[in-house]
RNAcentral holds the sequence, with entries from Greengenes. The RNA shown here (small-subunit ribosomal RNA) has 1471 nucleotides and comes from an uncultured bacterium. Its mean pLDDT, the model's own confidence on a scale to 100, is 85. Its Rfam family is "Bacterial small subunit ribosomal RNA".
RNA sequence: AGAGUUUGAUCCUGGCUCAGGACGAACGCUGGCGGCGUGCUUAACACAUGCAAGUCGAACGAGAAUCAGUCGGAAGCUUGCUUCUGAUUGAGGACAGUGGCGAACGGGUGAGUAACGCGUAAGCAACCAACCUCUAUCUGGGGGAUAGCCCCGGGAAACUGGAAUUAAUACCGCAUAAGACUACGGGAUCGCAUGAUUCUGCAGUAAAAGAUUUUUCGGAUAGAGACGGGCUUGCGUACCAUUAGCUAGUUGGUGAGAUAACAGCCCACCAAGGCUACGAUGGUUAGCCGACCUGAGAGGGUGAUCGGCCACAUUGGGACUGAGACACGGCCCAGACUCCUACGGGAGGCAGCAGUGGGGAAUAUUGCGCAAUGGAGGCAACUCUGACGCAGCAACGCCGCGUGAGUGAUGAAGGUCUUAGGAUUGUAAAACUCUGUCUUUGGGGACGAAUAAAUGACGGUACCCAUAGAGGAAGCCCCGGCUAACUACGUGCCAGCAGCCGCGGUAAUACGUAGGGGGCAAGCGUUGUCCGGAAUUACUGGGCGUAAAGGGUGCGCAGGCGGCUUGGUUAGUCAGAAGUGAAAGUUUGCAGCUUAACUGUAAAAGUGCUUUUGAUACUGCCUGGCUUGAGUCUCGGAGGGGUAAGCGGAAUUCCUAGUGUAGCGGUAAAAUGCGUAGAGAUUAGGAAGAACACCGGCGGCGAAGGCGGCUUACUGGACGAGUACUGACGCUCAUGCACGAAAGCGUGGGAAGCAAACAGGAUUAGAUACCCUGGUAGUCCACGCUGUAAACGAUGAAUACUAGCUGUUGGGGCAACUCAGUAGCGCAGUUAACACAUUAAGUAUUCCGCCUGGGGAGUACGCACGCAAGUGUAAAACUCAAAGGAAUUGACGGGGACCCGCACAAGCAGCGGAGCAUGUGGUUUAAUUCGAUGCAACGCGAAGAACCUUACCAGGCCUUGACAUCCUUUGACAGUCUAAGAGAUUAGAUCUUCCUUCGGGACAAAGUGACAGAUGGUGCAUGGUUGUCGUCAGCUCGUGUCGUGAGAUGUUGGGUUAAGUCCCGCAACGAGCGCAACCCCUGUGGUCAGUUGCCAUCAUUCAGUUGGGCACUCUGGCUAGACUGCCCGUGAAAACGGGAGGAAGGUGGGGAUGACGUCAAAUCAGCAUGCCUCUUACGGCCUGGGCUACACACGUGCUACAAUGGUCAGAACAAAGAGUUGCGAGACUGCGAAGUUAAGCUAAUCUCAAAAAUCUGGUCUCAGUUCAGACUGCAGGCUGCAACCCGCCUGCACGAAGUAGGAGUUGCUAGUAAUCGCGGAUCAGAAUGCCGCGGUGAAUGCGUUCCCGGGUCUUGUACACACCGCCCGUCACACCAUGAGAGUCGGUAACACCCAAAAUCAGUGAGCUAACCGCAAGGAGGCAGCUGCUUAAGGUGGGAUCGGUAAUUGGGGUGAAGUCGUAACAAGGUA
Repeated sequence: AGAGUUUGAUCCUGGCUCAGGACGAACGCUGGCGGCGUGCUUAACACAUGCAAGUCGAACGAGAAUCAGUCGGAAGCUUGCUUCUGAUUGAGGACAGUGGCGAACGGGUGAGUAACGCGUAAGCAACCAACCUCUAUCUGGGGGAUAGCCCCGGGAAACUGGAAUUAAUACCGCAUAAGACUACGGGAUCGCAUGAUUCUGCAGUAAAAGAUUUUUCGGAUAGAGACGGGCUUGCGUACCAUUAGCUAGUUGGUGAGAUAACAGCCCACCAAGGCUACGAUGGUUAGCCGACCUGAGAGGGUGAUCGGCCACAUUGGGACUGAGACACGGCCCAGACUCCUACGGGAGGCAGCAGUGGGGAAUAUUGCGCAAUGGAGGCAACUCUGACGCAGCAACGCCGCGUGAGUGAUGAAGGUCUUAGGAUUGUAAAACUCUGUCUUUGGGGACGAAUAAAUGACGGUACCCAUAGAGGAAGCCCCGGCUAACUACGUGCCAGCAGCCGCGGUAAUACGUAGGGGGCAAGCGUUGUCCGGAAUUACUGGGCGUAAAGGGUGCGCAGGCGGCUUGGUUAGUCAGAAGUGAAAGUUUGCAGCUUAACUGUAAAAGUGCUUUUGAUACUGCCUGGCUUGAGUCUCGGAGGGGUAAGCGGAAUUCCUAGUGUAGCGGUAAAAUGCGUAGAGAUUAGGAAGAACACCGGCGGCGAAGGCGGCUUACUGGACGAGUACUGACGCUCAUGCACGAAAGCGUGGGAAGCAAACAGGAUUAGAUACCCUGGUAGUCCACGCUGUAAACGAUGAAUACUAGCUGUUGGGGCAACUCAGUAGCGCAGUUAACACAUUAAGUAUUCCGCCUGGGGAGUACGCACGCAAGUGUAAAACUCAAAGGAAUUGACGGGGACCCGCACAAGCAGCGGAGCAUGUGGUUUAAUUCGAUGCAACGCGAAGAACCUUACCAGGCCUUGACAUCCUUUGACAGUCUAAGAGAUUAGAUCUUCCUUCGGGACAAAGUGACAGAUGGUGCAUGGUUGUCGUCAGCUCGUGUCGUGAGAUGUUGGGUUAAGUCCCGCAACGAGCGCAACCCCUGUGGUCAGUUGCCAUCAUUCAGUUGGGCACUCUGGCUAGACUGCCCGUGAAAACGGGAGGAAGGUGGGGAUGACGUCAAAUCAGCAUGCCUCUUACGGCCUGGGCUACACACGUGCUACAAUGGUCAGAACAAAGAGUUGCGAGACUGCGAAGUUAAGCUAAUCUCAAAAAUCUGGUCUCAGUUCAGACUGCAGGCUGCAACCCGCCUGCACGAAGUAGGAGUUGCUAGUAAUCGCGGAUCAGAAUGCCGCGGUGAAUGCGUUCCCGGGUCUUGUACACACCGCCCGUCACACCAUGAGAGUCGGUAACACCCAAAAUCAGUGAGCUAACCGCAAGGAGGCAGCUGCUUAAGGUGGGAUCGGUAAUUGGGGUGAAGUCGUAACAAGGUA
């Protein structure tokens, strides 16, 4: 410090996710040791048991046990001892009591609390303060009770009544009063004010306690200090405005009361205030802080342990005591709960330490000790102390250590992988040599203890020494990318994984296992939470034209901001100093535990607040001035600016009348509609309403919405020129107010045209639409409401600055030019890009509004407004990993432009109809083997299924196999014959080896197991081959340049071409694969050669038969020829048009040749091949059958339908091939197919072989025929082991459909189509198919509008699996969350009324009454009781608010292939 994820790719926006750190954690697996820390985050849920606050006998009485002393008594006797007993003194100190101090600390918890609660800084001239310290002065003299104890009672108990008696440092008078307080009076000093301090006069009020045993502890009053507290104030301190108004003791005053003290703290009276948009009130949540975590910081989150403060102690209320409490281990009352009970009544409060139950994912011992530190009491000894110090449990965290070290290659064994060679585990192990941290055992043994001595829970611990032995001590996670680390097997969209992207459908580095590897390590992972990354709330540090985001527009209060200048002030600001900012923590230095964690010490820091001194530039405030911002004035012109009234013509419709006759109207085409009752057309007149042609214009005006005939009236704003005036009067603007298109609503008018709804007609599969005919609201006017729009420049307002050019509107200027608007281009700059660019989206300032992933949703609820429709404000649950912007390359478009092609058109011949052949589908079948399926399957694989082929079916057989290699044994095997069988096969007969280096080998049989074998699967695992776009002109690269980039440029453009062919231009310059050419055939000539070819001349013959010849033809080698080379025209050129010459002219004709790629195209059945499957069978052999079936449908062909013909007879002319298992002449036989015989030919020699159409002559005469030949019968021929299923041919006979083929559709541009025959491959036989050959030999092409395909450029796109794309909504089903809902259940906070405990206060007090007064009676004072105010809990009531739940219901989301349509994306087919 970043990374992954939207796309085919790119840049941006934007969310989601990851890597880091942390934790009082939990869970999973694992677990050696030690140190230091930490440990109920949930139920402030309930608690058994024990302990956690007592102490003082030097305050007091009483005083048991025990001990000692003294004095007695009695008994025993041992006569001075023992025992018992009484008195007294002392010690002792249990239990309980009076009294004092403490119990208000310490310890726990975080429920409540949004508050002066906390933090910080101040204040109290408005206060308290036990114990402690200091100072001053006192401590005299009396009195009456009471607990305890004892006695008598009540009660189950808790407890309690009565009588008698007693003490005090308990209680109460009196005396004294330095000082204190109070009332009144007089002075002095000081303070910001209330006032404070001090001196003084007089009057009044109030003290005390003793103990101890020899100096200590106490007591009272007053003052001071210290410690601690109380109160007040400034500032800071969560979220919600879908909480906007709150408040009656409320705000203030006067007086009284209360308090330690101020104060509505309380009360009476008076006034009507107080708080609030700088967020009152209400609701929700929460203890606050030092600090802790994170972060570069600013921030964000947290508030465990430690420390400070607060609050609470079962829930609520209350006071008492006291220095201090409204009191955790006190009291009273009420409620809930638990326990005891004799049913009458009582007891209790672990949020102290342990512990229990419960809750929960989850959190420890009913331990030791007061040795240390601290606390309470005490003179002290000492007692108490679950504070605390320690130990126990827990890897909960941090830190440290160990699980060994060295040597060790044959790179052992085993494992894993393997291309079978090897690689890896791996110096790892073994083995050898060592060490002893931890561990074991034994021995020694602390500091902490402060002392002169004594005193240690921890603890025989830490630590030290010795001893034994590598012995006892390694796991967890991960290995597709992010992210370090890869292979095998299993599985087969299953099982599973997953933080995000995503893996898994038979070769998974992603699942599971193994081997190997990576990381961390006594831990490792997972989950949860927080910060970070996230500049993803942006103060530091973001944005708003199109990504989310400018309010529809203006006016304008508050608020924010504000021109030049004088003087003052010093609030902000800046600087210095002082105080504070607790300690701990953090940081740094040093130091102590062996180190570290941990700890000690010192410093720094703590960015803050307060006080004070100074500075005065800037801001603020006060004050004086200025004119440039703003405004006023004068003159002037422009304008659909606004409101009202009036007027006008054209058009439409309607009415009346005339003329006139059959249609009009409407559409792509029609129909509905109108019209013979006279339409439409035309003429004239009239009526009505609405809108204002031309001018008219990116022209004008207005804040926006918006504004358009003319005239008048009223009226707003802007602009220009000018000089004068005011003197900052300004800008922006939350709330507010006003305006605000269309549609809509209300009332009343008006209504010509247009026209939602509606009706009809069309279209359509449907058509609740688009089109047509009608037509009502509405559109118009007046008044009122609504308040929204893609209210858009998708661009808030204002000011200043920053190159220009051009058009236009208004003004000024003689002009140059200038001011104000408006529009186009364009530099710098900006921008993700597109683009913006003085009218900014540039550079800056001020103010307002708004945004923070998509969906849910601008929805629900609530509130406000509205007559309603609805509008404004505005969520959440849930769900997804994207949604989106701009641009790029493709593809596509029922987008555009250009161009090409038998693509259309123009023609010729067909197909589609018939019969047959052949292939396919379907059906059938035991099987009808398999594949090919739009073009690009269908006379295709198959260049040829009777058996074979053959893969299919039935049946019969074989199991190392029909075939290959290896091993062992044997020596034959094969052939021929016989028998059985359908055959395979079986049995038998016959006949029986070869080579040799003598080891053996060839060949064959048997056996054995490794293996063979498979036309079984997967063409979506593959190789190879092929088809197709397409013989279309394209497809790319290097360097350079442009662009942030994908990419672009080149390759586009202007011409031209068959062509990315060439030329020109150009930020491109070159190059490659394609095109063309090079190759083959053909067309002309030359030359060479001359048999088997040829024959002009000569001879010869039936015949080029022979002699002869090689001139010609021909054959086949070598060459020549054609290149836009020449001429004319056009053109810049390329080139095109025409011409000449030439056998051939502009690629001469034909072939071969197929770029980058596309279609998961075809083929595992040509072959090869991975993996899977079968192995007495999915392998192998055989016989027979099937592939040839047949209602039907399709493709491709053949033959025809006839006279341009059929038939008969005669006659003529090819090319290219094939042939010895062959072609087979000739002769003979047969009507013929063919047969018999047989010459020649291994082929320019012989044979197939006759070419046919054609020509000549005859006949048929338009008919189902002398056309056509299917089908069928009979008789034959050929091939072949074999023609039944199932071949071909011949003869005779039979003689079907068919008379030119609907919609539609195919081929062809010249030696082509059409037509005619010939040959070949395959092949025993079996072509109408296929591949070739020649003969005869046309028609048409205006042209590119249209159909199809293709190419280039451009445009749109929501497509990229690329239009066979994408995608919307209803309905149906399942699940999820949510709104409404008759209601119902519960919580919370108030209010009103009722009842009212305890308790303070007040009143009363007839009852009771020790201290004081009084001789006494009695009094003073007090108490019980009663009454009243307040009041917790409780009750009743109507509301508020929050939550749960509910029949039903609404929409929403998600889900695999469901249904219906096709709304959007292209002009998406109606933008």